A computed fold for an 859-nucleotide part of an RNA from Solanum pennellii, annotated as large-subunit ribosomal RNA, domain II. Rfam family: Eukaryotic large subunit ribosomal RNA. Rfam 15.1 lists 107,465 matches to the family in 2,616 species. The literature on the family includes a 2002 paper in BMC Bioinformatics by Cannone et al., "The comparative RNA web (CRW) site: an online database of comparative sequence and structure information for ribosomal, intron, and other RNAs". The RNAcentral record of the full RNA draws on SILVA.
Context: one part of a larger RNA
RNA sequence: GCGUGCUUCGGCAUUUGUGCUCACCGGACGCUAACUUGUGGGCUCCCAAUUCGACCCAUCUUGAAACACGGACGAAGGAGUUUGACAUGUGUUCGAGUCAACAGGCUAGUAAACCCGUAAGGCGUAAGGAAGCUGGUUGGUGGGAUCCCCCUGAGGGGUGCACUGCCGACCGACCUAGAUCUUUUGAGAAGGGUUCGAGUGUGAGCAUACAUGUCGAAACCCGAAAUAUGGUGAACUAUGACUUAGCGGGGCGAAGCCAAAGGAAACUCUGGUGGAGGCCCGCAGCGAUAUUGAUGUGCAAAUCAUUCGUUUGACUUGGGUAUAGCGGCGAAAGACUAAUCGAACUGUCUAGUAGCUUGUUCUUUCCAAAGUUUCCCUCAUGAUAGCUGGAGCUCGCGUGCGAGUUCUAUGAGGUAAAGCCAAUGAUUAGAGGCCUCACGGGUGCAACGCCCUCGACCUAUUCUCAAACUUUAAAUAGGUAGGACGGUGCGACUGCUUUGUUGAGCCGCGCCACAGAAUCAAGAGCUCUAAGUGGGCUAUUUUUGGUAAGCAGAAUUGGCGAUGUGGGAUGAACCAGAAGCUGGGUUAUGGUGCCAAACUGCGCACUAACCUAGAUCCCACAAAGGGUGUUGGUCGAUUAAGACAGCAGAACGGUGAUCAUGGAAGUCAAAAUCAGCUAAGGAGUGUGUAACAACUCAUCUGCCGAAUCAACUAGCCCCAAAAAUGGAUGGCGUUUAAGCGCGCGACCUACACCCGGCCGUCGAGCAAGUUCCAGGCCCCGAUAUGUAGGUUGGCGCGACACUCGCUGCAAAACCUUGGGUGUGAGCCUGGGCGGAGCGGCCGUCGGUGCAGAUCUGGU
Numbered sequence: 001g002c003g004u005g006c007u008u009c010g011g012c013a014u015u016u017g018u019g020c021u022c023a024c025c026g027g028a029c030g031c032u033a034a035c036u037u038g039u040g041g042g043c044u045c046c047c048a049a050u051u052c053g054a055c056c057c058a059u060c061u062u063g064a065a066a067c068a069c070g071g072a073c074g075a076a077g078g079a080g081u082u083u084g085a086c087a088u089g090u091g092u093u094c095g096a097g098u099c100a101a102c103a104g105g106c107u108a109g110u111a112a113a114c115c116c117g118u119a120a121g122g123c124g125u126a127a128g129g130a131a132g133c134u135g136g137u138u139g140g141u142g143g144g145a146u147c148c149c150c151c152u153g154a155g156g157g158g159u160g161c162a163c164u165g166c167c168g169a170c171c172g173a174c175c176u177a178g179a180u181c182u183u184u185u186g187a188g189a190a191g192g193g194u195u196c197g198a199g200u201g202u203g204a205g206c207a208u209a210c211a212u213g214u215c216g217a218a219a220c221c222c223g224a225a226a227u228a229u230g231g232u233g234a235a236c237u238a239u240g241a242c243u244u245a246g247c248g249g250g251g252c253g254a255a256g257c258c259a260a261a262g263g264a265a266a267c268u269c270u271g272g273u274g275g276a277g278g279c280c281c282g283c284a285g286c287g288a289u290a291u292u293g294a295u296g297u298g299c300a301a302a303u304c305a306u307u308c309g310u311u312u313g314a315c316u317u318g319g320g321u322a323u324a325g326c327g328g329c330g331a332a333a334g335a336c337u338a339a340u341c342g343a344a345c346u347g348u349c350u351a352g353u354a355g356c357u358u359g360u361u362c363u364u365u366c367c368a369a370a371g372u373u374u375c376c377c378u379c380a381u382g383a384u385a386g387c388u389g390g391a392g393c394u395c396g397c398g399u400g401c402g403a404g405u406u407c408u409a410u411g412a413g414g415u416a417a418a419g420c421c422a423a424u425g426a427u428u429a430g431a432g433g434c435c436u437c438a439c440g441g442g443u444g445c446a447a448c449g450c451c452c453u454c455g456a457c458c459u460a461u462u463c464u465c466a467a468a469c470u471u472u473a474a475a476u477a478g479g480u481a482g483g484a485c486g487g488u489g490c491g492a493c494u495g496c497u498u499u500g501u502u503g504a505g506c507c508g509c510g511c512c513a514c515a516g517a518a519u520c521a522a523g524a525g526c527u528c529u530a531a532g533u534g535g536g537c538u539a540u541u542u543u544u545g546g547u548a549a550g551c552a553g554a555a556u557u558g559g560c561g562a563u564g565u566g567g568g569a570u571g572a573a574c575c576a577g578a579a580g581c582u583g584g585g586u587u588a589u590g591g592u593g594c595c596a597a598a599c600u601g602c603g604c605a606c607u608a609a610c611c612u613a614g615a616u617c618c619c620a621c622a623a624a625g626g627g628u629g630u631u632g633g634u635c636g637a638u639u640a641a642g643a644c645a646g647c648a649g650a651a652c653g654g655u656g657a658u659c660a661u662g663g664a665a666g667u668c669a670a671a672a673u674c675a676g677c678u679a680a681g682g683a684g685u686g687u688g689u690a691a692c693a694a695c696u697c698a699u700c701u702g703c704c705g706a707a708u709c710a711a712c713u714a715g716c717c718c719c720a721a722a723a724a725u726g727g728a729u730g731g732c733g734u735u736u737a738a739g740c741g742c743g744c745g746a747c748c749u750a751c752a753c754c755c756g757g758c759c760g761u762c763g764a765g766c767a768a769g770u771u772c773c774a775g776g777c778c779c780c781g782a783u784a785u786g787u788a789g790g791u792u793g794g795c796g797c798g799a800c801a802c803u804c805g806c807u808g809c810a811a812a813a814c815c816u817u818g819g820g821u822g823u824g825a826g827c828c829u830g831g832g833c834g835g836a837g838c839g840g841c842c843g844u845c846g847g848u849g850c851a852g853a854u855c856u857g858g859u
Base pairs, nucleotide, nucleotide: 001018002017003014004013005012006011056071057070059068072859073858076856077855080360082217083216084215085214086213087212088211089210090209091208092207094205097123098122099121102117104115105114127134128133139167140166141165142164143163147158148157149156150155169200170199171197172196173195174193175192176191180187181186220359223356228348229347230346231345232344238323239322240321242319243318245316246315247313249281250280251279252277256273257272258271259270261268262267285310286309287308290306291305293304294303325341327337328336362794363793366790367789372385374383375382386533387532388530389529390528391527392526393525394524395523402520403519405518406517407482408481409480410479417472418470419469424466425465426464429461431459432458433457436456437455440452441451442450443449486512487511488510489509490508491507493505494504496503536560537559538558539557541555542554543553544552545551565576566575567574580758581757582756583755584754585753586752590748591747592746593732594731595730599745601744602743603742604741606739614734625719626718627717629716630715631714632713633712634711636709637708638707646703647702648701649700650699652676654674658670682697686695687694760783761782762781763780765777766776795849797846798845799844800843803840804839805838806837814832815831816830818829819828820827821826
């Protein structure tokens, strides 16, 4: 306020109903913010554990995880630079010229920069020749882009740039030829030449910047031993001469002298004295033998202890002096010459040189080798060609052009094989033989008479061979051609050629189109410039030397080197297969008992293996020869007329055969090996004896009743088969296999193949009429390994110039288990710490990027 009730219609009341506004309180729900706590998820990062994979980098090398070398670990430093000359390419300015650094001007200027000028100068515009000297011009033709005309069909005609093939001309040199002129010395026209030129033929250069390369300079950095030249040293030490000092003790006892004795004497002898000596023992001194002692970061860059040598001399020693480096000095060791000596120390040339060793610093894309040829006082190296990158240029969409291919045609060859009754050479065996030759023999007086024999020789055969033999003769490999640059007709020219307008070549004009094998890719051709390499290794096949080799040397192709991945347990090279980042599917090689993804799958055989069965290319070994292990096969025999095997019986007589022997009766040896009776029995297969005997075998028969025996061959298995740490089908293990030999399926998995997505690169396409970025767009296609090496785009550091910015509200540096972004080098950002400078874009410059160098310095 409505409604309701009362009413004096002014209003009043509303305890009951309903609505609005305001305030307060309480509750519920929702939203938001802050704080706290709990829980869950995502991206990224870190830590730990587990499963699978996985050897340590750099380096020289054919090859490194190496029992090859460098490397304890970090901050900082640390190695292709600069300049001159040249070459090539690209960009820019001007252009038959070009160039500032010379002069002048301008200016506040003794600066820089700027402006301007012509002369000189450089290079270019003219070359050739040793030099004197002489001195260039529009050519023709084939291929050619483009453009034009006619036709419109891919056809015809013309124009013909750049570039390029061929032919000619001109200039200079050289050779030739010399007309003509002329002082007899020169000048020199026309002509010719398979000769030479860095030439001409309507210019293309100059200057500058950058990149790459070459050479000179320290020349990418570090590194010798040597060499040259000029000085300093004899305080150490070597030697000489001068001068000074020192050497205790003991022993032996020369000459000379004295005395005694003897002696005729010469003289001898004895005893003393004497004190010589590169004499002896030994101290100091000087030295340094042994302990191979001590010490050996010592006392000491040569000492200590004991022992030892010498100690009146060629002794030791102080001082000054002399000798100086291709020199000295040396009782000589190449010793010593200042801790240095088979040539001292030191300055300089000097950052000496090194074909040798080591190292050589951010990233991405694309391409991508060689170890071979020739030459070298060349063999650890270079140059040269090859292989390769980059820069391009000229054409091209097909009637052309090309090919690590095939086919057809054609021509060359002398390897493999074959051959040796074909040539040459080698070579075995017999057979026949007229003549000829030779040894021997017979006959004969002898014969170049005859006969025999054995050779040479001849003839027809036979056996076996050849890198330097061959009649014959492959395969493979290799050359050329498969059309318009052709075919054909006519006509000119020529100094070539021919007897010859004969031939050849070239020129001109016509005609001929089913475009003259297959297959394949889409590109083909050409030029310039430059790096690395110039140690190779390996597999199949062929092949040389070698007994052979994981040996050495060649050829062919493929690999490794330079290359990862799956398989071969392991592994440079074997098998499969080459790789951007990802999702799915399918395979290769190899596998499918477990390790370990996948059938203890199916079918048929074989194998039993106790020093020690076997088990997957290369490949990690085994042979000759054996086996009555077992399983197949080939061939030849025996067997129902009774085999083979087993058991049993017989195995005789002539005869003790002959000979030989001490003896030999079947059986020591020799020669011979008969006949009889039998079913059968050897003049004997073995054992045995002195010789006999005895036993046995061959041979025959009985029993039995069905298959049996020999030789050869090849599958698995066995023997042959022995080595040093314990050991390897990869291990475990495995036996109607999980072995071996066949056959059949299924399944497993590689970065291979197929189908998607993304990134990069290359190619094609898209514009002047366009919204912008052509340094762009792209609904297209192909492709992606990589060492040395090349090339390209980019990141980072320091400084300068210009411009735009950040910063005490916190710059740089540093730390960070934070976040984002880029293929990557890296960048942006959050947090912490810090306390004064720093950055972006466009340019320029460079003392510009570290893991290594027994790097320097530090701990």